[in-house]
Molecule: RNase P RNA; transfer RNA
Organism: uncultured Sedimentitalea sp.
RNA sequence: GCGGAGGGCUGGAUGGCCGCUUGGGCCGGGGCGACCCGUCCGAGAGGAAAGUCCGGACUCCCUGAAGCAACGGUGCCGGGUAACGCCCGGGCGGGGCAACCCGACGGAAAGCGCCACAGAAAACAGACCGCCCCGGCAGGACCGGGGCAAGGGUGAAACGGUGGAGUAAGAGCCCACCGCGCCUCUGGCAACAGGGGCGGCACGGCAAGCCCCACCGGGAGCAAUGCCAAAUAGGAUCCCCGCGCGGACUCCGGCAACGGGAAAACGUCCGCAAGCCCCGCUUCAGCCGGGGGGAUCGGGUUGGCAGCUUGAGACGCAUGGCGACAUGCGUCCCAGAGGAAUGGUCAUCCAGGGGGCCACGCGCCCCCGGACAGAAUCCGGCUUACAGGCCCUCCGCGCGU
RNA sequence: GGUCCCGUAGCUCAACUGGAUAGAGCACCUGACUUCUAAUCAGGAUGUUGGAGGUUCGAGUCCUCCCGGGAUCG
Numbered sequence: 001g002c003g004g005a006g007g008g009c010u011g012g013a014u015g016g017c018c019g020c021u022u023g024g025g026c027c028g029g030g031g032c033g034a035c036c037c038g039u040c041c042g043a044g045a046g047g048a049a050a051g052u053c054c055g056g057a058c059u060c061c062c063u064g065a066a067g068c069a070a071c072g073g074u075g076c077c078g079g080g081u082a083a084c085g086c087c088c089g090g091g092c093g094g095g096g097c098a099a100c101c102c103g104a105c106g107g108a109a110a111g112c113g114c115c116a117c118a119g120a121a122a123a124c125a126g127a128c129c130g131c132c133c134c135g136g137c138a139g140g141a142c143c144g145g146g147g148c149a150a151g152g153g154u155g156a157a158a159c160g161g162u163g164g165a166g167u168a169a170g171a172g173c174c175c176a177c178c179g180c181g182c183c184u185c186u187g188g189c190a191a192c193a194g195g196g197g198c199g200g201c202a203c204g205g206c207a208a209g210c211c212c213c214a215c216c217g218g219g220a221g222c223a224a225u226g227c228c229a230a231a232u233a234g235g236a237u238c239c240c241c242g243c244g245c246g247g248a249c250u251c252c253g254g255c256a257a258c259g260g261g262a263a264a265a266c267g268u269c270c271g272c273a274a275g276c277c278c279c280g281c282u283u284c285a286g287c288c289g290g291g292g293g294g295a296u297c298g299g300g301u302u303g304g305c306a307g308c309u310u311g312a313g314a315c316g317c318a319u320g321g322c323g324a325c326a327u328g329c330g331u332c333c334c335a336g337a338g339g340a341a342u343g344g345u346c347a348u349c350c351a352g353g354g355g356g357c358c359a360c361g362c363g364c365c366c367c368c369g370g371a372c373a374g375a376a377u378c379c380g381g382c383u384u385a386c387a388g389g390c391c392c393u394c395c396g397c398g399c400g401u
Numbered sequence: 402g403g404u405c406c407c408g409u410a411g412c413u414c415a416a417c418u419g420g421a422u423a424g425a426g427c428a429c430c431u432g433a434c435u436u437c438u439a440a441u442c443a444g445g446a447u448g449u450u451g452g453a454g455g456u457u458c459g460a461g462u463c464c465u466c467c468c469g470g471g472a473u474c475g
Stems, first nucleotide, its partner, number of pairs: 001397010012349007020044006027038004046372001050383002053381005058221004071217005076090005091105001092103004106212002111210002113206003128152002130148007160178005180199008225306004235297006244272006251260003277291004281286001313332008350370001352368006402474007411427004420458001429445005451467005
């Protein structure tokens, strides 16, 4: 110098004028007052405020506790955290010369299911071409019987791979190495790695198909929820018993009767109890109608206050840790709107782009022009969008010293 | 603001438990019939299955992230 990898920061600046929301004032004016107007001093979007994809805080609902089932989620190991599907460190696999990057990465030897087309055969194997032996005929093509799975061909995938020995031809049939499985030793908290021995093909793929294993999860969401004010006209549908009391059983042994044993319910079985109140009807079983009470729907009302911003808070320093992070000390208060404020305009400058002049000095002039996007109960993450600018570390190649 | 659902041809819908070229009706185009039109008959075109990745041999279908639309809650 060229090319690349990882990480961090920033996301226009200053001032004037006119507005918006909000906090405060021993200020001025109005009002009985709540409060209003003016004035002065402050504060006022983000790294993603977004998507609402995870995890919590908080509030309400349900529920003895706990457990099980169902449903949903997570998925190598260890750690961090309030928690997580997040983060850190490590392992294994894949990519890259490398820095480094990527990985839904438990189980297919629990079971079920699927594997189209092609192909002989698609999962307790099988034989199209082929190789070999025997016979039919004397021979060859050919036919019949038998052996084999090396080679060809099909496919995404063909029942261990390479080499040798062996054989009629062949084959884990045998041998060596690799791979696989089991046992064991060493290192490591572990995932796993390395070594030794044995087995001899038994074990194809798919779990982002059902499933199995381990772990996690009760449901809803600030339009939650509470309070005040206002409103509640006329309606529809359904309901009103009981969920108590008494007895027996439960544990252990035994097929049972029974025996032992301190006791027990919300569980199981048996018995009792005909059932909201009043009026009317009645065949005295009950029924219908009216009133009463409750639930749901629909209608009506639709203003205000709280929740609402001091918090797993921000910044700095120190200590521990490889790190995520933790602990301690100090300083600070940093939007709080509620149909919803945070804006507009002018000037100068700073980046950036285009054009012109040129005495060429990276000088002068003109024009354009500032990414993605905007709080809505609040936090921790992930994901997605993003013009440009700045900084740090590392790798490869080339050149120079 | 919260929650839930949907997306296949111009329109309305299919496509089994993932299996090969994604179908049907209407509409559209061309030709025939007719003086012309309609109807009828014959033939034809038609898709990034909302988009991008992934799982799988194979995705409209399974998973993730975006985009667009709708419903509902005080």